[in-house]
């Protein structure tokens, strides 16, 4: 100096000043109703004034849950989720750390990471064969028979050669007619057994020639965890309306929102209930923001995180609100000067004049996460090349 990796900040704006929006709240006016005594309350309008007012992702709606309701209390089953340990959480399929297995020279990044000796299914095509495994080319013996180049049959053989992703443990010596765990060393495989470690697991010993691999994002086994719907959720107030409507209706009918048990309610003949047709509202208020809450500090933790302590209160909107302008600084860009350096391409510092304020993109019950999408900047940390000292 140049690549490259983690990791954290921030979201191109501060600050001020003028107009403008929105909810709370205070003060004041005006109208109305009420009460009962000159004041208060409600609704409705206008005026001023204080306070606050979008995001890291508000996106997707992919997980989790707080919260509502399903009258009341249950059990099985089926579906479904997760899948290596441990640890954190209100809980997750997230986080943290660590183990294993891959990538990379490394910093470091990935992993749909129980189990194939419970059982089923699949490994296309090619090849001689892909599971009741197997001889295509070849190697060797032994007999024939030959134009001496071979050719036939038997019989061993799967070490070389093809074919595929995959060929039945692999390397290497030894044996052997030629070969083979035949036989030995090592490595792999299986059983057993100490030592570490909370575990996963890791290292060592012993013992055995040894079940042919794959694959479970394939059905399966096994652990563990799991009621349903969902703020359009659900509660309450006020309006209106049309039912002599139809059908079904007692070993009923409804609910626990897949099934069964099991509870529980209603109702027994013009019934409860269920289903069609057709009619009436669709207005308001709550929910709706104080929260598994935010900053600070300090203590305990490798850390995720937890504990103690102090301080704040930061949109509640629905006809869906936050926006222009101006100065100044900041930050980015075109030119442009001036000094340094220089490998003569140019770099960097400072300063002018002129332009901009940009990407993702915008609430609607919250909150903890996960994916996705993103302009310019700003720190730290740590790897690998290359020069120089």
């Nucleotide at each position: 100096a140049g690549a490259a990796g983690u990791c954290g900040g921030g979201g191109a704006g501060g600050c001020a000043g003028u107009c403008g929006c929105g909810u709370a709240c205070c003060u004041c006016c005006c109208a109305a109703a009420u009460c009962c005594a000159u004041g208060a309350u409600u609704c409705g309008g206008g005026a001023g004034g204080u306070c606050c007012g979008a995001g890291g992702a508000a996106a997707g709606u992919c997980c989790g849950a707080g919260c509502u309701c399903c009258a009341c209390a249950g059990g099985g089953c089926a579906g479904g989720g997760u899948g290596c340990u441990g640890g954190u959480u209100a809980a997750c399929g997230g986080c943290c750390a660590g183990g294993g297995g891959g990538a990379g020279u490394g910093a470091u990044c990935c992993c749909a990471c129980g189990g194939a000796a419970a059982g089923u299914g699949c490994c296309a095509c090619a090849g001689a064969a892909a599971a009741u495994a197997u001889a295509c080319c070849g190697c060797c013996g032994c007999g024939g028979u030959u134009u001496c180049g071979g050719c036939c049959g038997c019989g061993g053989u799967a070490a070389g050669g093809g074919u595929g992703a995959a060929a039945u443990g692999g390397u290497g010596a030894g044996g052997u007619a030629a070969g083979a765990g035949c036989u030995c060393a090592c490595c792999g495989c299986g059983c057993u057994u100490c030592u570490g470690g909370u575990g996963a697991c890791a290292g060592g010993g012993g013992c055995g020639g040894c079940a042919g691999g794959g694959u479970a994002a394939a059905c399966c086994c096994c652990a563990c965890c799991u009621g349903g719907a969902g703020c359009a959720a659900g509660a309450c107030c006020a309006a209106a309306u049309a039912g002599c409507g139809g059908a079904g209706g007692a070993u009923g009918a409804g609910g626990c929102u897949g099934c069964c048990c099991g509870c529980c309610u209603c109702g027994c003949c013009a019934u409860a209930c269920u289903c069609c047709c057709g009619g009436g509202u669709a207005g308001g208020u709550c929910g709706c923001u104080g929260g598994a809450g935010g900053c600070c500090g300090u203590c305990g933790g490798u850390a995720a995180c937890g504990g103690c302590g102090g301080c704040c209160c930061u949109a509640g909107a629905u006809a869906c609100a936050u926006g222009a302008c101006u100065g100044u600084c900041g930050c980015c860009g075109u030119c442009u000067u001036u000094u340094u350096c220089u490998u003569c391409g140019g770099a960097a510092a400072a300063g002018g004049c002129c332009g901009g304020u940009a990407a993702c993109a915008g609430g609607a019950c919250u909150c903890g996460g996960c994916u996705u999408a993103c302009g310019a900047c700003c720190g730290a940390c740590u790897u690998c090349u290359c020069a120089c000292g």
Overview:
The RNA shown here (Bacterial RNase P class A) has 389 nucleotides and comes from a Candidatus Krumholzibacteriia bacterium. Of the family's consensus pairs, 98% are formed in the model. It was read from a public genome assembly, where an Rfam model found it. The prediction has a mean pLDDT of 77. Its Rfam family is "Bacterial RNase P class A". For this family Rfam cites "Ribonuclease P: unity and diversity in a tRNA processing ribozyme" (Frank and Pace, Annu Rev Biochem, 1998). Rfam classes the family as a ribozyme. Taxonomically the source falls in Candidatus Krumholzibacteriia (Bacteria, Candidatus Krumholzibacteriota).